Annotation
Predicted 3D model of an 88-nucleotide RNA (c-di-GMP-I riboswitch aptamer) from Anaerovirgula multivorans. Model confidence (mean pLDDT): 81 of 100. NCBI's taxonomy places the organism under Bacteria, Bacillati, Bacillota, Clostridia, Anaerovirgula.
[in-house]
RNA sequence: UAGCGUUAAGGGCAAACCUGUCUAAAGACAGGGACGCAAAGCCAUAGGGUCUAAAGUGCUCGAUGAACUAUGACAGCCGGUUGCCGCA
Numbered sequence: 001u002a003g004c005g006u007u008a009a010g011g012g013c014a015a016a017c018c019u020g021u022c023u024a025a026a027g028a029c030a031g032g033g034a035c036g037c038a039a040a041g042c043c044a045u046a047g048g049g050u051c052u053a054a055a056g057u058g059c060u061c062g063a064u065g066a067a068c069u070a071u072g073a074c075a076g077c078c079g080g081u082u083g084c085c086g087c088a
Stems, first nucleotide, its partner, number of pairs: 001088001003087003012037002017032006035076001041081003047078002049074003056068002059065001060063001
């Protein structure tokens, strides 16, 4: 120091689900809980992708209607960026 994650040490994070709070929703946060993770650290104002559709827009025509739309979200989808330990 570009690369790699077979082994070890110190460890770290925490899906589903449950409870509570917030939200129109998606989702987030806290506690419990572990499916997994070598970046499951950080970035949603580099970008792609995904979820939601309150407000808005017209449509049907009168209703728990469907459609479009992010200004709302997701970093545990790809990506970007920094980095511990070990190997080489």